[in-house]
Predicted 3D model of RNase P RNA and transfer RNA as a complex of 477 nucleotides. Its mean pLDDT, the model's own confidence on a scale to 100, is 75. Rfam match: Bacterial RNase P class A. Rfam classes the family as a ribozyme.
RNA sequence: UCUUGCAUCCAGACGGCCGCUCGCGGGGGUCUCCCCGGCGGGAGGAAAGUCCGAGCACGGUAGGACAAGGUGGUGGGUAACGCCCACCGGCCCGCUGCGGGGCCAGGGACAGUGCCACAGAAAACAGACCGCCAAGGCCCUCGGGCCUCGGUAAGGGUGAAACGGUGCGGUAAGAGCGCACCGCCCGGCUGGUGACAGACGGGGCACGGCAAACCCCACCUCGUGCAAGUGCAAGCAGUCUCCGCCCGGCGCUUCGGCGCUUGGCACCCGCGGUCCGCGGCGUGAGACGGGUCGCGCGCUCGAGCCCACGGGCAACCGCGGGCCUAGAUAAAUGGCCGUCGCCGCUUGCCGAGCGGUUUGGCAAGAACGGAACAGAACUCGGCUUACGGAUGCAUGCAGCA
RNA sequence: GGGGAUAUAGCUCAGUUGGGAGAGCGCGUGGAUCGCACCCACGAGGUCGGGGGUUCGAGUCCCCCUAUCUCCACCA
Numbered sequence: 001u002c003u004u005g006c007a008u009c010c011a012g013a014c015g016g017c018c019g020c021u022c023g024c025g026g027g028g029g030u031c032u033c034c035c036c037g038g039c040g041g042g043a044g045g046a047a048a049g050u051c052c053g054a055g056c057a058c059g060g061u062a063g064g065a066c067a068a069g070g071u072g073g074u075g076g077g078u079a080a081c082g083c084c085c086a087c088c089g090g091c092c093c094g095c096u097g098c099g100g101g102g103c104c105a106g107g108g109a110c111a112g113u114g115c116c117a118c119a120g121a122a123a124a125c126a127g128a129c130c131g132c133c134a135a136g137g138c139c140c141u142c143g144g145g146c147c148u149c150g151g152u153a154a155g156g157g158u159g160a161a162a163c164g165g166u167g168c169g170g171u172a173a174g175a176g177c178g179c180a181c182c183g184c185c186c187g188g189c190u191g192g193u194g195a196c197a198g199a200c201g202g203g204g205c206a207c208g209g210c211a212a213a214c215c216c217c218a219c220c221u222c223g224u225g226c227a228a229g230u231g232c233a234a235g236c237a238g239u240c241u242c243c244g245c246c247c248g249g250c251g252c253u254u255c256g257g258c259g260c261u262u263g264g265c266a267c268c269c270g271c272g273g274u275c276c277g278c279g280g281c282g283u284g285a286g287a288c289g290g291g292u293c294g295c296g297c298g299c300u301c302g303a304g305c306c307c308a309c310g311g312g313c314a315a316c317c318g319c320g321g322g323c324c325u326a327g328a329u330a331a332a333u334g335g336c337c338g339u340c341g342c343c344g345c346u347u348g349c350c351g352a353g354c355g356g357u358u359u360g361g362c363a364a365g366a367a368c369g370g371a372a373c374a375g376a377a378c379u380c381g382g383c384u385u386a387c388g389g390a391u392g393c394a395u396g397c398a399g400c401a
Numbered sequence: 402g403g404g405g406a407u408a409u410a411g412c413u414c415a416g417u418u419g420g421g422a423g424a425g426c427g428c429g430u431g432g433a434u435c436g437c438a439c440c441c442a443c444g445a446g447g448u449c450g451g452g453g454g455u456u457c458g459a460g461u462c463c464c465c466c467u468a469u470c471u472c473c474a475c476c477a
Stems, first nucleotide, its partner, number of pairs: 001398001002396001004394007012340007020042005026036004044373001048384002051382005056225004068221005073087005088106001089104005107216002112214002114210003129156002131152003135148005164182006183205001184203004189198003229297004238288005243282001244265003248261005268280004304323004309318003342370003345365008402473007411426004420457001428444005450466005
């Protein structure tokens, strides 16, 4: 100097002008409303993906079982979790070794079922192709070759995987056949809360892999999500009640009237402020329940943030003090200008012995370019994904001197 | 804001106890025909949306991204 990892911090600063949103004041007017000032707050580490876990709301619900889904070493943390911390075990990198770093969805494969393609003799209570060897027979150039019947699993070969490994003995050749060490299984002992570890004794070894295949075991989960849900409530539709006169017609009648209805007039409405005129005439008034548009609540003080002390290896917890930190609803948090700062770029100087190259540092610069990922939508705790910079620590058995 | 589904050849789609990557249309070459079409034969064409994991082995099983499509308030 570079690589990788972890932790912390920042997310350009200041000023001017013009705006947006929320809250609290003030002044004025023609005061159901409108106008003009002021002060204060205003995105993130991921607000994202919606992958987990909760709060909260509504619906369901005595309890239990089944189904469905999820989780899976041990112990702890937490409101809870598939998250976090510590430890155990395994695998990989790397090293002479010690130390170190990385990864793990890490229960169960004698409860059962299933799969293991191709290759290979044989793929799971296996099997014998080439080999090796004994016996018998035939041939022979005496080295051996061929056939039959057996033994064997050491060697070759196939495969991702071949029924313990190495060595010595043993044997016709071989083989846990015997022995030593390692591995494996079983048993109790010791240590540890535990996963597990250690030493001891016994057993020649019987038990391949896949459960991110079905499944078994243990544990967890009722469903839907703030477009949950709730309050007030225009308009339209619905139901009920109320509100004139006259002519004619129809129906009913207890002959008193009642109901429906074409039409005319009045009221009312419109043309147009008034009168005349013309036109319309139940498009009238009131009440009710549900409830649309709309408005409000949910809606931001919460498992909250900061600091100090104490406990704990840590995650985290306890205690004390301080702080208030966005609430929009088609959706605000922005735009322009100026100055300064950063990086690129250019020039000069300096260091790494000298020259070149490379790299770093410092200084200056008229003009030019660049400054990431991205934006709340009920709220938290996590995870994952995207992404610019600064500082510190560790790492590699990295590069240069 | 909150759910669900899909992605395989140029296009439309199959692909199940995980082991061969396929079909139809289209394209190319050859044949047949006087010539064209229909027809016959042969062929080319694939990072299975991208990345990672499990496994001896992944289009398929699991996880994370990307893109596209679709549904969801209340009344009538």